c-di-GMP-I-GGC riboswitch aptamer from a Chloroflexota bacterium, 85 nucleotides, folded computationally.
[in-house]
RNA sequence: ACUGAUAAAGGCAAAUCCAUCGUGAGGUGGAGACGCAAAGCCAGGGGUCUCGAAGCGUUUCUUCGAGAUAGCUCGGUUGCCAGUG
Numbered sequence: 001a002c003u004g005a006u007a008a009a010g011g012c013a014a015a016u017c018c019a020u021c022g023u024g025a026g027g028u029g030g031a032g033a034c035g036c037a038a039a040g041c042c043a044g045g046g047g048u049c050u051c052g053a054a055g056c057g058u059u060u061c062u063u064c065g066a067g068a069u070a071g072c073u074c075g076g077u078u079g080c081c082a083g084u085g
Stems, first nucleotide, its partner, number of pairs: 001084004011036002016031006034071001040077003044074003047069009
């Protein structure tokens, strides 16, 4: 530097349930494992979602503002083990 195995040291934890915070999307803690080689960290681009306002005019779309998501994706950054060079 590249690769990620039915190996190995160690790690994370979807759905669901309980508690708690938030108007909400969701966050945190516990139980629990669908999965993960960056499922470590960072909201910079795109996507999705929430709340508020305005426009349109009728239940939908657009714009603006404030947020959520790193387990949607691109990007940035740091790093364990093993193998190869």
It was read from a public genome assembly, where an Rfam model found it. The prediction has a mean pLDDT of 82. Rfam family: c-di-GMP-I-GGC riboswitch aptamer. Its family is annotated with cyclic-di-GMP binding in the Gene Ontology.